Context: one part of a larger RNA
Molecule: large-subunit ribosomal RNA, domain IV
Organism: Candidatus Amarobacillus elongatus
């Protein structure tokens, strides 16, 4: 000096990105327990007290091949004195600093953000707000079902039938989920338009004495799609500008004007999202780009790519506190073990 453990006066996070780490705490019986709440929870909430040892004592219960009763006469069943145990208590007294005497063995609490919750993942740097989930929703699917796998046979779906099965999309639960169908996309639409093949042949054109052949060929009839007409948003998606107005000011409930398919309701808001920005006002600290309340001027929030709320979870993030500590002021001593030296 490295690893690794053990102590350390006073101070107690003054360390740091951040209590990483490490200490706290910890058994058991009593007592004792807020907010909140889906009334189950929250809870071992928080906080406290006691625990050895000897001596007398109560004493349910066990057990009981003395004995006592019973039959179905048995290694049978019920009861049961002593004696032996003993849940759980009551007093007395005893010793250490210390008695769950070593040793195993939750630190808590407030607030907040995200995901309901158990659970699943990057075998090898990531466990998480990521996936999954139960619960809601559309859509396909009438059985040789839809879907899938396979040149096929088959095969899975299913030895299952719509309370079934695929697929999309959210993702407990509570309150809810707003306007646009112009664009796409899907679904309906016995008209119409447009259109292949194919039928249709007026007519042309070669050839032939002729019969015929061979080529071309308009009209007209011809599916799906496409046009076209509706419908449809828990289908792909979209949810505006500009200018004046109230008897301080300041704003604009109101007018006006332009575009649109149609202008973003409700909630919610510098937020995992706020560029300016460390916004402002409040809190909390002696001081606080973070937190938390708010306010709204949403550079660029918003309803199932769900939106606001939630009690309960969580090796989750985020701020604060108690407690406790060699993080640290700031260092020290010490054990084992390696580095060095000898061998």
């Nucleotide at each position: 000096c490295c690893c690794u453990c053990c102590u350390u006066a006073a101070g107690g996070a003054a360390u740091u990105c951040g209590g990483c780490a490490a200490a706290u705490u910890a058994g058991a019986u009593c007592c004792g327990u807020a907010a909140c709440u889906u009334c189950g929870g929250g809870a071992g909430a928080a906080g406290g007290a006691u625990c050895g040892c000897c001596c007398c004592u109560g004493g349910a219960g066990g057990u009981g091949u003395a004995c006592c009763g019973g039959u179905a006469u048995a290694c049978c069943c019920g009861g049961g004195a002593a004696g032996c145990u003993g849940a759980c208590g009551g007093g007395g007294g005893c010793c250490g600093c210390a008695g769950u005497g070593a040793g195993c063995a939750g630190g808590c609490c407030c607030a907040g953000g995200c995901g309901a919750c158990u659970g699943u993942u990057u075998a090898u740097c990531a466990a998480a707000a990521c996936c999954a989930c139960a619960g809601g929703u559309c859509u396909c699917u009438g059985c040789a079902a839809a879907a899938g796998c396979g040149a096929a046979a088959g095969c899975u779906g299913a030895c299952g039938u719509a309370u079934a099965g695929g697929g999309g999309c959210u993702g407990a639960c509570g309150c809810c989920u707003g306007c646009c169908c112009a664009g796409u996309g899907c679904c309906g639409g016995a008209a119409g338009g447009u259109u292949a093949a194919g039928g249709g042949g007026a007519g042309a054109g070669c050839u032939u004495c002729a019969c015929g052949g061979c080529u071309u060929g308009a009209a007209c009839c011809g599916a799906a799609g496409c046009c076209c007409c509706g419908g449809u948003g828990a289908a792909c998606g979209g949810c505006g500008g500009c200018c004046g107005u109230a008897a301080c000011u300041a704003u604009a409930a109101c007018g006006g004007u332009c575009c649109u398919a149609a202008g973003g309701u409700a909630g919610c808001g510098a937020a995992a999202u706020u560029c300016c920005u460390u916004g402002u006002c409040g809190g909390g600290u002696a001081a606080g780009u973070u937190c938390c309340g708010a306010c709204c001027c949403g550079c660029a929030c918003g309803a199932a790519a769900g939106g606001c709320g939630u009690a309960a979870c969580g090796a989750u993030c985020u701020g604060g506190g108690c407690a406790c500590u060699g993080u640290c002021u700031c260092g020290a001593g010490g054990g084992g073990g390696g580095a060095c030296c000898c061998g």